[in-house]
RNA sequence: CCCCAUAAAGGGCAAAGUACGGGAGACCGUACGACGCAAAGCUACCUUUUCGGGAGAGAUCCCGGAAAGAGGGGUUGCUGGA
Numbered sequence: 001c002c003c004c005a006u007a008a009a010g011g012g013c014a015a016a017g018u019a020c021g022g023g024a025g026a027c028c029g030u031a032c033g034a035c036g037c038a039a040a041g042c043u044a045c046c047u048u049u050u051c052g053g054g055a056g057a058g059a060u061c062c063c064g065g066a067a068a069g070a071g072g073g074g075u076u077g078c079u080g081g082a
Base pairs, nucleotide, nucleotide: 004080005079012037013036017032018031019030020029021028022027035069041075042074043073045072046071047070048067049066050065051064052063053062054061055060
């Protein structure tokens, strides 16, 4: 340095819910909270799910949004026993 994953140490994040706020909505922000997480850091490129609008007899398709704790990909990072 790479692979690998979590033995130890230092730590980190924060589900559901609640309160307040934003949004037409999905959902997002802050605070409390802690289900869990070795990337549960970042990223919307792919799939998927979802919201709004449109087309179509229908299957489905198109446009614009959302989700990174649904999966994959990309990228950055702590530790280093086996």
Predicted 3D model of an 82-nucleotide RNA (c-di-GMP-I riboswitch aptamer) from a Nitrospirota bacterium.
Its mean pLDDT, the model's own confidence on a scale to 100, is 88.